[in-house]
RNA sequence: GUCCCUAUAGCUUAAUGGAUAGAGUACUGGCUUGCGGAGCCAGCGAUGGAGGUUCGACUCCUCCUGGGGACG
Numbered sequence: 001g002u003c004c005c006u007a008u009a010g011c012u013u014a015a016u017g018g019a020u021a022g023a024g025u026a027c028u029g030g031c032u033u034g035c036g037g038a039g040c041c042a043g044c045g046a047u048g049g050a051g052g053u054u055c056g057a058c059u060c061c062u063c064c065u066g067g068g069g070a071c072g
Stems, first nucleotide, its partner, number of pairs: 001071007010025004018055001027043005048064005
């Protein structure tokens, strides 16, 4: 340099183009307990960036950025 894969909560992840983006775990609060842990209930928190296509985009297209890989 060319090409391929990949990017969603702190972490692991789900989501035929139809929407209120869903879980687990972590964290916070409450209940429970002599204290903690476990358990139960509730809360918090995410689509890498910019454009495009579409009535509608996490999803399709282009470029950029980060990560991984193949070739030279």